[in-house]
RNA sequence: GAGGCUAUAGCUCAGUGGUAGAGCAUCUGCUUUGCAUCCAGAAGAUUCCAGGUUCAAUCCCUGGUAUCUCCA
Numbered sequence: 001g002a003g004g005c006u007a008u009a010g011c012u013c014a015g016u017g018g019u020a021g022a023g024c025a026u027c028u029g030c031u032u033u034g035c036a037u038c039c040a041g042a043a044g045a046u047u048c049c050a051g052g053u054u055c056a057a058u059c060c061c062u063g064g065u066a067u068c069u070c071c072a
Base pairs, nucleotide, nucleotide: 001071003069004068006066007065010024011023012022013021018055026042027041028040029039048064049063050062051061052060
C1' cells in the first nucleotide's frame, strides 16, 4: 500500500426494514444460624461516528474511526 471480518447492556453474543433480547455479572426480595445454591423481581443500550435512501434504518448505501486477519 491492497483485500476481508467485526463494532449492539459491565462482559460474551443474538437480532434478514416496523418501538432491542438472552446468558453471565450487579441490585432487591425469598430461602439459611451464616455463606453459597435455587426461586421471584428490578435496573442497566442515544445499536462506533457522520451523511444518504425510505412513511419508518441495528438492519440497505456512501465515507470515516478502531480492533482482528490475510497478501505484498